Source information
This is a predicted structure of a 394-nucleotide RNA (Bacterial RNase P class A) from Rhodospirillales bacterium ICDLI1TA096. Its Rfam family is "Bacterial RNase P class A". By type it is a ribozyme. Model confidence (mean pLDDT): 75 of 100. NCBI's taxonomy places the organism under Bacteria, Pseudomonadati, Pseudomonadota, Alphaproteobacteria, Rhodospirillales.
């Protein structure tokens, strides 16, 4: 020096002047609306991201709503250990694969339970004989053709052809026998475990997809801040069709209770139970106001400590946006950075480097809306550490 791999930071800085919003204090007077509750002054303070996007996950928080027993349904997750408030996340191991290698990736329980599904090409794609090799009989122009039998080692089709190499063996061949490997079985020992694995038996049958359906094992209310609360104001407890009930019995002096049928609902069905007495459709009126939630958190930094680590403990120290048509702009100076140019030095196979000056840019992806933890996805320039490989010099 070059090529690659993992993490991690930045993505303008400072200063002056104007302009916005939040907060606390002083002031304490105009003013805006029906009302509710807002608006203006002065200082002092704080004010977008690593993604804020994606709405893929898990959760805090709100509100609703829950009954018991069988029996199904719908969804969700899928190695092993640890973290975490939880996850489908992290971490850190098994296992496969990729790649010299630093590293990366995986959709990780079952394909001898059932069904299913795979174009073309080939003789066949869970099945077989195209070409080819043997052996027999006919024939014959001696090249070879025809029929029958053997047969899957060789060719060839194809992403993928009933395991691989070798050797022996036969008419030729084939695990048809042998060694070695693959594959199925048992398995001392070793690991918390997944799982590894010494040995041993078997000639041997176990293609693909389950992110097809299904099988196995374990978990699952529902919505979701436009949640929900409260103020204040207004109106029409309205009209129309349909359907169920309109029935027993008891108390009462009637209203009217109460039990029983009935009909709704409680994911679905079946029996208890328990609310509720109406239900489902359409027409049609009111209210678009305004405070809350709404920022002290599973917070964020430093130190030191347990831990291979993800993280856990302690201490210390900090308070970092809260908008509602939606705040955080603009400008001016300088520094830095990047981009074209100019000169001038220093090298040059090529590529180039250092200084000075000028002009231009702000040009990466993008703007909180309840909040946190995560994954995915975008992302010009620029740094910085560690790890692998190749050359070269010492």
């Nucleotide at each position: 020096u070059c090529a690659g791999g993992u993490g991690g930071c930045u993505g303008g800085g400072c200063g002056g002047c104007c302009g916005c919003g939040g907060c606390a204090u002083c002031a304490g007077g105009c003013u805006g609306g029906a009302a509710a509750c807002g608006g203006c002054g002065a200082u002092g303070u704080c004010g977008a991201g690593g993604a804020a996007a994606g709405u893929c996950c898990g959760g805090g928080c709100u509100c609703c709503a829950c009954g018991g027993a069988g029996a199904c349904a719908a969804g969700g997750u899928g190695c092993c250990g640890g973290g975490u408030a939880a996850u489908u996340c992290c971490c850190g191991g098994c296992g496969g694969g990729g790649g010299u290698g630093a590293c990366c990736c995986c959709a990780g329980g079952g394909a001898a339970a059932g069904c299913g599904c795979a174009g073309c090409a080939g003789a066949g794609a869970a099945a077989g004989a195209c070409c080819g090799c043997c052996g027999g009989a006919c024939g014959u122009g001696c090249g070879c053709g025809u029929c029958c039998g053997g047969u899957a080692a060789g060719g060839g089709u194809g992403a993928a052809a009933c395991g691989g190499u070798g050797c022996g063996g036969u008419a030729a061949g084939a695990g048809c026998g042998c060694a070695c490997c693959g594959c199925c079985c048992c398995g001392a020992c070793c690991g918390c475990a997944a799982g590894g694995a010494a040995g041993g038996g078997g000639g041997c049958u176990a293609g693909g997809c389950a992110a097809g359906c299904c099988c196995c094992a374990c978990c699952u209310g529902g919505a979701g801040c436009a949640a929900g609360a409260c103020c204040g104001a207004a109106u029409a407890g309205g009209g129309a069709u349909g359907g169920g009930c309109c029935g027993u019995g008891g108390c009462u002096u009637u209203u009217g209770c109460c039990a029983c049928a009935c009909a709704u609902g409680c994911g679905u069905c079946u029996c208890c139970g328990c609310a509720u007495g109406c239900c489902a459709u359409c027409c049609g009126g009111g209210u678009a106001g305004g405070u809350c939630g709404c920022a002290c958190c599973a917070g964020g930094c430093a130190u030191g400590u347990c831990g291979c680590a993800a993280g856990g403990c302690a201490u210390g120290c900090c308070g970092c946006a809260g908008a509602u048509g939606a705040a955080u702009g603009g400008u001016c100076g300088u520094c830095g950075c990047g981009u074209u140019u100019u000169u001038u030095c220093c090298g040059u196979u090529u590529u180039g480097g250092a200084a000075a000056g000028a002009a231009c840019g702000a040009c990466a992806c993008a703007g909180a809306a309840c909040c946190c933890g995560g994954c995915u996805u975008a992302c010009a320039g620029g740094c910085c550490a560690c790890c692998u490989g190749a050359u070269c010099g010492c």